This is a predicted structure of a 364-nucleotide RNA (Bacterial RNase P class A) from a soil metagenome. Of the family's consensus pairs, 94% are formed in the model. Rfam family: Bacterial RNase P class A. By type it is a ribozyme. The prediction has a mean pLDDT of 77.
[in-house]
RNA sequence: GUGGAGUAGGCGGCCGCGGCUUGCACUAGCACGCGGGUCGAGGAAAGUCCGGACUCCAUAGAGCAGGAUGCUGGAUAACAUCCAGGCAGGGUGACCUGACGGAGAGUGCCACAGAAAACAUACCGCCGGCUGCUUGCCGGUAAGGGUGAAAAGGUGCGGUAAGAGCGCACCGCGCGUCCGGCGACGGGCGCGGCAGGGUAAACCCCAUCCGGAGCAAAACCAAAUAGGGGAGAAGAGGUUGCUCGCCUCGUUCGACUCCCGGGUAGGUUGCACCAGAGCGGACAGAGUAAUCUGCCGCCCAGAUGAAUGGCCGCUGCUCUCACCUCAGAGGGGGUGAAAGUACAGAAUCCGGCUUAUUCUCCAC
Numbered sequence: 001g002u003g004g005a006g007u008a009g010g011c012g013g014c015c016g017c018g019g020c021u022u023g024c025a026c027u028a029g030c031a032c033g034c035g036g037g038u039c040g041a042g043g044a045a046a047g048u049c050c051g052g053a054c055u056c057c058a059u060a061g062a063g064c065a066g067g068a069u070g071c072u073g074g075a076u077a078a079c080a081u082c083c084a085g086g087c088a089g090g091g092u093g094a095c096c097u098g099a100c101g102g103a104g105a106g107u108g109c110c111a112c113a114g115a116a117a118a119c120a121u122a123c124c125g126c127c128g129g130c131u132g133c134u135u136g137c138c139g140g141u142a143a144g145g146g147u148g149a150a151a152a153g154g155u156g157c158g159g160u161a162a163g164a165g166c167g168c169a170c171c172g173c174g175c176g177u178c179c180g181g182c183g184a185c186g187g188g189c190g191c192g193g194c195a196g197g198g199u200a201a202a203c204c205c206c207a208u209c210c211g212g213a214g215c216a217a218a219a220c221c222a223a224a225u226a227g228g229g230g231a232g233a234a235g236a237g238g239u240u241g242c243u244c245g246c247c248u249c250g251u252u253c254g255a256c257u258c259c260c261g262g263g264u265a266g267g268u269u270g271c272a273c274c275a276g277a278g279c280g281g282a283c284a285g286a287g288u289a290a291u292c293u294g295c296c297g298c299c300c301a302g303a304u305g306a307a308u309g310g311c312c313g314c315u316g317c318u319c320u321c322a323c324c325u326c327a328g329a330g331g332g333g334g335u336g337a338a339a340g341u342a343c344a345g346a347a348u349c350c351g352g353c354u355u356a357u358u359c360u361c362c363a364c
Base pairs, nucleotide, nucleotide: 001364002363003362004361005360006359009315010314011313012312013311014310015309017040018039019038020037021036022035023034024033042343046354047353049352050351051350052349053348054214055213056212057211066210067209068208069207070206071085072084073083074082075081086100087098088097089096090095101205102204106203107202108199109198110197123145124144125141126140127139128138129137130136153171154170155169156168157167158166172194173192174191175190176189177188178187179186180185218269219268220267221266228260229259230258231257232256235249236248237247238246239245276299278298279297280296281295283294284293285292286291316341317340318339320337321336322335323334324333325332326331
């Protein structure tokens, strides 16, 4: 350098926080109060990028539109994930990377430069002709030069006026066939001088998959005030404790009283579990592996202006420095001092991916 695995300090003391549970005191009963027990972040809790569970809405079936994916085989609840392999590209190498179906269905685009960017073409050059020569003109050619990211196979021999798959050999390409492989694909043999630039993270074509919104989903309980419905209703309220009086509102367009119902604030559930795509096994079996099956053990945060912390002591680890010591070198060991001990913070849950980040070990 490359790949992989692990770690995320430990112990003790004091103080403190959240959930659950329990004792005492108080109480009609709670709550509050004082104690005990127990549990209390991560490998990424992060980004919210994929996939699912779950909830509500929609939904006969099929199609269109739209989106996603795109070598093969397997794993999985599912995936853009993982495993094993193929091919291509990169690296001296260990290894790494790949939207890796189709350009022979059609359409579009290909800057600059260049003769020409595609039903091909000809600037220089080469060759032939016209000419006494040069310039020039006509024709042949595409080997050589030049342009470009890219120019109608490559190398060699023959051939030719010069050239050219024009002919031949090998490589490449296409077709056929045989063998190996589940397959992607690989290998052999034969035939064909050879179709034809690139681009599909351009439209498009082909195959497969996909209903929408999301825990602020959703379910339940439910004030005050103001509406609604129903029943009763001639009184109700204030003024000084009562009566009278007075004032205000009202008497079927109903003051006031009671009942019902919807919604809001607020609360409970969802929500975290004795059950699950759960966690841990140095276990057993199948498999190259991902993973699956069996067995054993465990129950593991649950807040909502949001707990999971702080201080002290000892100690571990890493780096640096000084000294001692061992050893062919780079180094190993010991003692002491100083510094550091990251990234980060659950919010319905789970599987991935990506990003951030400390240190150690193993293999190559």